[in-house]
Context: one part of a larger RNA
RNA sequence: CUGGGCAUAAAGGGCGUCUAGGCGGAUCGGUAAGUCGGCUGUGAAAGCCCUCGGCUCAACCGAGGAAGUGCAUCCGAUACUGCAGGUCUUGAGGACGAGAGGGGAGAGUGGAACUCCUGGUGGAGCGGUGAAAUGCGUAGAUAUCAGGAGGAACGCCGGUGGCGAAAGCGACUCUCUGGCUCGUAUCUGACGCUGAAGCGCGAAAGCUAGGGGAGCGAACGGGAUUAGAUACCCCGGUAGUCCUAGCCGUAAACGAUGGGCACUAAGCAGUGGCGUUUUCGAUGGCGUCACUGCCGCAGCUAAUGUGUUAAGUGCCCCGCCUGGGGAGUACGGUCGCAAGGCUGAAACUC
Numbered sequence: 001c002u003g004g005g006c007a008u009a010a011a012g013g014g015c016g017u018c019u020a021g022g023c024g025g026a027u028c029g030g031u032a033a034g035u036c037g038g039c040u041g042u043g044a045a046a047g048c049c050c051u052c053g054g055c056u057c058a059a060c061c062g063a064g065g066a067a068g069u070g071c072a073u074c075c076g077a078u079a080c081u082g083c084a085g086g087u088c089u090u091g092a093g094g095a096c097g098a099g100a101g102g103g104g105a106g107a108g109u110g111g112a113a114c115u116c117c118u119g120g121u122g123g124a125g126c127g128g129u130g131a132a133a134u135g136c137g138u139a140g141a142u143a144u145c146a147g148g149a150g151g152a153a154c155g156c157c158g159g160u161g162g163c164g165a166a167a168g169c170g171a172c173u174c175u176c177u178g179g180c181u182c183g184u185a186u187c188u189g190a191c192g193c194u195g196a197a198g199c200g201c202g203a204a205a206g207c208u209a210g211g212g213g214a215g216c217g218a219a220c221g222g223g224a225u226u227a228g229a230u231a232c233c234c235c236g237g238u239a240g241u242c243c244u245a246g247c248c249g250u251a252a253a254c255g256a257u258g259g260g261c262a263c264u265a266a267g268c269a270g271u272g273g274c275g276u277u278u279u280c281g282a283u284g285g286c287g288u289c290a291c292u293g294c295c296g297c298a299g300c301u302a303a304u305g306u307g308u309u310a311a312g313u314g315c316c317c318c319g320c321c322u323g324g325g326g327a328g329u330a331c332g333g334u335c336g337c338a339a340g341g342c343u344g345a346a347a348c349u350c
Stems, first nucleotide, its partner, number of pairs: 003322004007304002012318001014201004021194003025088004030083002033081002035077004040072003049065006091191001092188003095184005103177007110154001114150008125136002162169002206247006215241002220236004258317006267294011299306002323350003332343004
């Protein structure tokens, strides 16, 4: 460079945003750079190929031709691409009118449960397990009632349901704020798609500083079990889990399936709109748009499966793979406070 690939065999970047770049709707005429045709010049000789010839043949050698897929000038073609220009509305965006939502941030509020504290009642056990024991309890526990304090999480609703780019988001109220959908077809007029770098976001754990600490609970101590038990079970329990500010940047970050557009059987269900129909309305029927699921024709697939939410049929752009181990290791670089992250080999071996 090329071929074939990336749900499960190696392979989709965790997600977004955007730069360069790549690609790009309809139509009109222009241009003629790409593209196509032709002429001319050039493309050394030798070699390869063809024809003929010289050594008895051949190898070898000589002569002629062809080829040399290329480059350049000039002349011409204009379908496609490009370029500059005009026009358009279906792509995209805006406006207006509706709508749903645990989307995000801040502040405040609430009830249940739990633990602790104070007081009342009460008086011997409680707790825990397979069974126990450690543990708690006559200095009055467990249970129960009243009051108070504190932290964390928000039962039912709750759904194969909703929202978000992903990570993720569930009590209630207010404030600020992002995105999405539908309808009208009112405006702009290709303004689009993708996206190496870059930048931002990014569960949990972990780190720094300060707070907080109810429950849970790595480590740790004890009790059991066991041949042992550095475990599973039990009693305790520190970091942590929570908040603020700042790092880390990973994951089975999964649909193990990158994004966009178009096209390609039916059927069933859910969520949010809109239209139509039975007199208006409710309810239902039908249609339509967006989203979420099930099933399934064709097709695809090694099979499993997938199947208008494609893994079908095509086009555009990015990322990635190229036998197993060595190894996501070493070295170097870079980022990080550290832990470590990113990039990422080879020898050797099968």

A computed fold for a 350-nucleotide part of an RNA from a metagenome, annotated as small-subunit ribosomal RNA, central domain. It matches the Rfam family "Bacterial small subunit ribosomal RNA". Gene Ontology terms of the family: structural constituent of ribosome and ribosome.